[in-house]
Molecule: RNase P RNA; transfer RNA
Organism: Planctomycetota bacterium
């Protein structure tokens, strides 16, 4: 020096001008009320305090906290987690161990229960893929055919090749995987057939809270893999989400009760309820009669009758319910700081401090100096040397991304950069 | 804010963990036609949104991004 691993930290300071959001104080305009030197509300200005993050993000976990279900408890279906022991409100999160697996090494990485409960898979390859097989090979035995040897000769020995009933699973080949691995010994060749070492399955013993870890002793192997394939097992989960809930509640329109002049009837067509049908019944929409108020026929008054238009309103009082407005809402599993437990997550006391609550949704703009870092250029220490430390000029750098009830985790983004430890190589004395 | 739901040739679907990921429209080339169109035969196009993991093997199984979409006053 250069790589490389884990922890942890930091997310730019200060002034000045402009602007935002908000609690509390004080002032104005206005309106309101017992219309007063008091009080309330809205809105404007003024001062003082305060004003996003480590992820406020993604909504992936567990909570607080509402409101709905609900007898304790069990089952059933659904989801979840999955080594052991701790921490914690709680968790899939965090801390120590164990076992696996990766790295030279610091260190990292594992949904790490169960495949002698049962059901499933396993393409293609290849003789055979799960109470498996036999292609090449290897060997024993019977026929048969060539060759050499010995023998007078009948034959009898060896080598070889081919047929055939068998043996075998060491070796070759297929595969991701072939029913324990290596080495001897053994046999006709062979094989846990037999033996020693590893591995594996029962014991039994010590050590550890425990997952497991040593050791001994047996079994000669019997239970290959996949459960992020159905399942099985233990342990956990009631549903919904501040747009949850609660309190006041305008305007219209509509429901009920009442005054007043006031509706009532029947027909069609659609639609709803009751019914087995017939039919009943209730709602809208048109038309039509009757009734009742209005208005008009050159202008005014009055009365009758008829025709023609137009409505069937208006008023108080209750209650639900919207828009809206309020509370939930921010003091909490809080922050800092010390002391003591604890290997560590992390607890236990003292003592301090008040830190955003908006509601389309406030932190932004500009200017300087300063620090900080990075390149290059001068200068001037240090040290044999590899190199290394300071001053200045010049130029460029500064990100991810912002609250919306609040917490505790994961996760994912993230510019210059920092500090501390450890592990590897190189290069200099 | 809060709940939930999809991604597969240009496009619109399909795909019980297994051979080169199908299929219609479109696109291209070639027959046919004077020619165009309809037919006919053939072809090109995708590493399955993106990374990790589980498995002998992922388009499917798990997990966390990413992107688009829907519903609650």
């Nucleotide at each position: 020096c250069c790589g490389g691993c884990c922890a942890g930290c930091c997310g730019g300071a200060c002034g000045g001008c402009c602007g935002c959001c908000u609690u509390g104080c004080g002032g104005g305009c206005a309106u309101c009320g017992c219309c007063u030197u008091c009080g309330a509300u809205u809105c404007c200005c003024g001062c003082c305090g305060g004003g996003a993050g480590g992820a406020a993000a993604g909504u992936c976990c567990g909570g607080a906290c509402u409101c709905c279900a609900c007898g304790a408890g069990g089952g059933c279906a659904g989801g979840g987690u999955g080594g052991u022991g701790g921490g914690u409100a709680a968790c899939g999160c965090c801390c120590a161990c164990c076992g696996g697996g990766g790295g030279u090494a610091a260190c990292c990485c594992c949904a790490g229960g169960g495949a002698c409960a049962g059901u499933g898979c396993a393409a293609c390859a290849g003789a055979g893929a799960a109470c498996a097989g036999a292609c090449c090979g290897c060997c024993u035995c019977g026929g048969g055919g060539g060759c050499c040897g010995c023998g007078c000769g009948a034959g009898c020995g060896g080598c070889u090749c081919c047929c055939g009933c068998g043996g075998u699973a060491a070796g070759g080949g297929u595969g991701a995987a072939a029913c324990g691995g290596u080495g001897c010994g053994g046999u006709a060749a062979g094989a846990g057939c037999g033996c020693a070492c590893c591995g594996c399955g029962g014991g039994c013993a010590c050590g550890g809270u425990g997952a497991c870890g040593u050791g001994c002793c047996u079994g000669g192997c019997a239970u290959g893999g996949c459960a992020a394939a159905c399942c099985c097992c233990a342990c956990c989960c009631g549903g919904a989400g501040c747009a949850a809930g609660g309190u006041c509640g305008a305007a219209u329109a509509g429901g009920a009760g009442g005054g007043g002049a006031a509706g009532u009837c029947g027909c069609a067509c659609g639609g709803g309820g009751c019914g087995u049908a017939a039919g009943c019944u209730c709602c809208g929409u048109g038309c039509g009669g009757c009734g009742c108020g209005a208005g008009c026929c050159g202008c005014c008054c009055c009365g009758c009758u008829c025709g023609c238009u137009c409505g069937c309103a208006c008023c108080c009082u209750c209650g639900g319910g919207u828009a809206g407005a309020u509370c939930g809402c921010u003091c909490g599993a809080g922050g800092g700081c010390g002391u003591c437990c604890g290997c560590a997550a992390g607890g236990a006391c003292g003592c301090u401090c008040c830190c955003a609550g908006a509601c389309a949704g406030a932190u932004g703009g500009c200017c300087g100096u300063c620090a900080u870092u990075c390149g290059c250029c001068u200068c001037g220490g240090g040290g044999c040397a590899a190199c290394u430390c300071g001053a200045g000029g010049c130029g460029g750098g500064g990100a991810c991304a912002a609250g919306a009830u609040c917490c505790g985790g994961c996760u994912u983004a993230c510019a210059c950069g920092c500090u501390g430890a450890c592990c590897g190589g190189c290069c200099u004395g | 804010c809060g709940u939930c739901c999809c991604g597969u040739c240009g496009u619109c679907u399909a795909g019980c963990g297994g051979c080169c990921a199908a299929g219609a429209c479109c696109u291209c080339u070639g027959c046919c036609u004077u020619a165009c169109a309809a037919g006919c035969a053939g072809g090109u196009g995708a590493c399955c949104g993106c990374a990790g993991g589980u498995u002998c093997g992922a388009g499917u199984c798990c997990u966390g991004c990413c992107g688009g979409g829907a519903c609650g006053a």